[in-house]
Molecule: transfer RNA
Organism: Candidatus Levyibacteriota bacterium
RNA sequence: GCGGUGGUAGUUCAGUGGUAGAACGUCUCGUUGCCAACGAGAAGGUCGAGGGUUCAAUCCCCUUCCGCCGCU
Numbered sequence: 001g002c003g004g005u006g007g008u009a010g011u012u013c014a015g016u017g018g019u020a021g022a023a024c025g026u027c028u029c030g031u032u033g034c035c036a037a038c039g040a041g042a043a044g045g046u047c048g049a050g051g052g053u054u055c056a057a058u059c060c061c062c063u064u065c066c067g068c069c070g071c072u
Stems, first nucleotide, its partner, number of pairs: 001071007010024004018055001026042005048064005
């Protein structure tokens, strides 16, 4: 340099055009003599960045940044 693949909650990952989700973690409450475990609830996201298409974009198109794999 070329090709492929990934980037979404603190972490690991779903979601392939129509209100962004799960598990674990965090916080609060209940239960317990205390912890753990269990139950209930809550907070936490400009979906890597910029632009385009569309009534509407995490999703489609272009550019770009970063990680991984392959080729040269």